[in-house]
Molecule: c-di-AMP riboswitch aptamer (ydaO/yuaA leader)
Organism: Planctomycetaceae bacterium
RNA sequence: UCAAGACGGUCGCUGAGUCUGCGGGAAGACCGCAGAACGGGGGAACCACGUCAAUUUGGGGCGAAUCGGAAGUCAUUUCGUAGGGGAGCCCACUCGACCCCGAGCCCGUCAGCUAACCCCGUAAGCGUUCGAGGCGGAGACG
Numbered sequence: 001u002c003a004a005g006a007c008g009g010u011c012g013c014u015g016a017g018u019c020u021g022c023g024g025g026a027a028g029a030c031c032g033c034a035g036a037a038c039g040g041g042g043g044a045a046c047c048a049c050g051u052c053a054a055u056u057u058g059g060g061g062c063g064a065a066u067c068g069g070a071a072g073u074c075a076u077u078u079c080g081u082a083g084g085g086g087a088g089c090c091c092a093c094u095c096g097a098c099c100c101c102g103a104g105c106c107c108g109u110c111a112g113c114u115a116a117c118c119c120c121g122u123a124a125g126c127g128u129u130c131g132a133g134g135c136g137g138a139g140a141c142g
Stems, first nucleotide, its partner, number of pairs: 011127004018036007037122006047112001058110001059107004067080005083101004089137002091134001093133005
């Protein structure tokens, strides 16, 4: 000097996964309680489905993550695709290009919608761009 790693801080990304108060803890992380906020599920009437029906060809939920082609030693690989995502002061919205994802998990024979009502989650993983238009807002300088 360079690279990697660890710890801390700041700024950000996907995602509902955040905030506040009190207590525990040396502190942080973390744990407990309470509240707010965000998200998900169950659950009437009416409606829908249905009488040749549904119920193993099981069915259903979270999520953007669904549906296809090709190859294969049948483990998987690869090419597409519905769909989803990508900071430069903040920013509803619109357009273009480029880049990335297109997984995984859960319920357990059971659930259409659904007011009241009931139940559950508040994680995990990261450092994913260059422009144009533009309603508003903030800051700096003069």